[in-house]
Molecule: Bacterial RNase P class A
Organism: Saccharimonadales bacterium (SeqCode)
RNA sequence: GGAGUCGGCCAGGCAGCCGCUGCGCGCAAGCGUGGAGGAAAGUCCGGGCUCCACAGGACAGGGUGCCAGGUAACGCCUGGGGGGCGUGAGCCCACGGAAAGUGCCACAGAAAACAUACCGCCGAUGGCCUCCGGGCACAGGCAAGGGUGAAAAGGUGCGGUAAGAGCGCACCGCGCGACGGGUAACCGGCCGCGGCACGGAAAACCCCACCCGGAGCAAGACCAAAUAGGGGAGCAGACGGCUGGUCCGUCGCGUGUGGUCCGCACGGCUCCCGGGUAGGUCGCUUGAGGUGCACGGUGACGUGUAUCCCAGAGGAAUGGCUGUCCCCGACAGAACCCGGCUUACAGGCCGACUCCUUUU
Numbered sequence: 001g002g003a004g005u006c007g008g009c010c011a012g013g014c015a016g017c018c019g020c021u022g023c024g025c026g027c028a029a030g031c032g033u034g035g036a037g038g039a040a041a042g043u044c045c046g047g048g049c050u051c052c053a054c055a056g057g058a059c060a061g062g063g064u065g066c067c068a069g070g071u072a073a074c075g076c077c078u079g080g081g082g083g084g085c086g087u088g089a090g091c092c093c094a095c096g097g098a099a100a101g102u103g104c105c106a107c108a109g110a111a112a113a114c115a116u117a118c119c120g121c122c123g124a125u126g127g128c129c130u131c132c133g134g135g136c137a138c139a140g141g142c143a144a145g146g147g148u149g150a151a152a153a154g155g156u157g158c159g160g161u162a163a164g165a166g167c168g169c170a171c172c173g174c175g176c177g178a179c180g181g182g183u184a185a186c187c188g189g190c191c192g193c194g195g196c197a198c199g200g201a202a203a204a205c206c207c208c209a210c211c212c213g214g215a216g217c218a219a220g221a222c223c224a225a226a227u228a229g230g231g232g233a234g235c236a237g238a239c240g241g242c243u244g245g246u247c248c249g250u251c252g253c254g255u256g257u258g259g260u261c262c263g264c265a266c267g268g269c270u271c272c273c274g275g276g277u278a279g280g281u282c283g284c285u286u287g288a289g290g291u292g293c294a295c296g297g298u299g300a301c302g303u304g305u306a307u308c309c310c311a312g313a314g315g316a317a318u319g320g321c322u323g324u325c326c327c328c329g330a331c332a333g334a335a336c337c338c339g340g341c342u343u344a345c346a347g348g349c350c351g352a353c354u355c356c357u358u359u360u
Stems, first nucleotide, its partner, number of pairs: 001356010012325007020035006037331001041342002044340005049216004061212005066080005081095001082093004096207002101205002104200002118146002120142003125139002127136003154172006173196001174194004179188003220282004230273006237251005242245001253267005289308008326329001
């Protein structure tokens, strides 16, 4: 100098003027003060909070899936193991179980899992022929070579054989056991055993381990009209009686239907109670909170201490204009809150590291 990897950060600045909105002060005018994001987004996980349900357990259903740790919790994060990619920094992985069971493995191929035999090899032994070198056919043997396939039942070599074959042996691989290391996942080779028994796939069913009640701030709590329902109490008509009273007895009123009667239906005023609606208030932002320092830890993170208060609306505010500077400014707008993940994003800054080249 070039190429690259990982982590963190910023997200136009400043000034003036005019607005919008929460809060405080003020009789008022007004004044002071706070006012979007790293993703406020997708609503995909996890929790808080609220209401409902709930003795406990099991089944069903759903989710997670190497190990250890962190956390309120997680499918997140950190560290580690294993596998893959990269020269490397580093990146990626649903990474439990296929010697419990069932099912599947397209096409091709003989055969796709109780192995098998298309081409091929052999045909020693037994039969026939023979010029005695051997030849022929069958029974039969074999799985080395070819071919198919994503995948073909350990690999290489030597021995062995008629040809072959873990048939035997050596090395490699594999499995099991013991041993050593590690909390564990797992790793190791100087050990022993086994000729090999174990193809793939569980984002097929399934098995194993662990986790999970439902709905969501339009959750939910409180106050509470008018009108119309519901429940309760009291009052309201006429005539007569005498014991003259908050008394007794008899009768029944109005409207509608209808020609009329019976019948049927409906009904006044006042007060009280209760539920709901409109409306209002709360929930609402001080919180698993931010920042600094110290300590513990490889780290995620934890502990202690000091300090700060940083949007909270309900038709829903966070904007506009001017000046100036620069590299001329991306994606995008809170609605109960928090922890993650994912996705979008102009331009730029910082740190750590790797590889190549060159110079000293």